């Protein structure tokens, strides 16, 4: 110190780390070790298949890389609207026609102060304090609002 076995827990800017940046050390151009490596918002009809999977914040290594994951496109089922109803077609996803504009709303990190940890890089915890975009909501414009039965009159 690794490999097997068994129990237990445990994620979605989430896990991981042979590249890299940083720190220490030594027998110093090399080797060991160790540290960093995603801030929150927002997101699940079901099942397949395919893909570099939405939004801004940090001035920015949050780089790179492997896996994952509620993303998009396609099909097939369910659902919901297209003016009670039934088929068929459109379009969407329980916020359930689409696209385009004004408005309006909300963050956590850094950042600073404070205490603790490590020779250090870095780390863990409270504290004040703030500032997005989308998505949503409001109004409004445009566009689509169908094809058949049947009923009623």
């Nucleotide at each position: 110190g690794g490999a097997g076995c068994g129990a237990u827990u445990g994620a979605a800017g989430c896990g991981c780390c042979u590249g890299g940046a940083c720190u220490g050390g030594c027998u110093u151009u090399g080797c060991c070790a160790g540290u960093c490596g995603a801030c929150g918002a927002g997101g699940a009809g079901a099942g397949a298949g395919c893909u570099u999977a939405u939004c801004g914040a940090u001035u920015g290594a949050u780089c790179g890389g492997c896996g994952g994951a509620u993303g998009g496109c396609u099909c097939u089922c369910c659902g919901g609207c297209c003016c009670a109803c039934c088929g068929g077609g459109g379009u969407c996803g329980a916020u359930a026609c689409g696209u385009c504009a004004c408005c309006g709303a909300c963050a956590a990190a850094g950042u600073c102060u404070g205490c603790g940890g490590g020779u250090g890089a870095c780390c863990g915890c409270a504290g004040c304090g703030a500032c997005a975009a989308a998505g949503c909501g409001u109004u409004g414009a445009c566009g689509a609002c169908c094809c058949g039965g049947a009923a009623a009159u």
A computed fold for a 153-nucleotide RNA from Actinobacteria bacterium UBA912, annotated as glmS glucosamine-6-phosphate activated ribozyme aptamer.
The coordinates come from a structure-prediction model, not an experiment, and the mean pLDDT is 83.
Rfam family: glmS glucosamine-6-phosphate activated ribozyme aptamer. It is annotated as a riboswitch.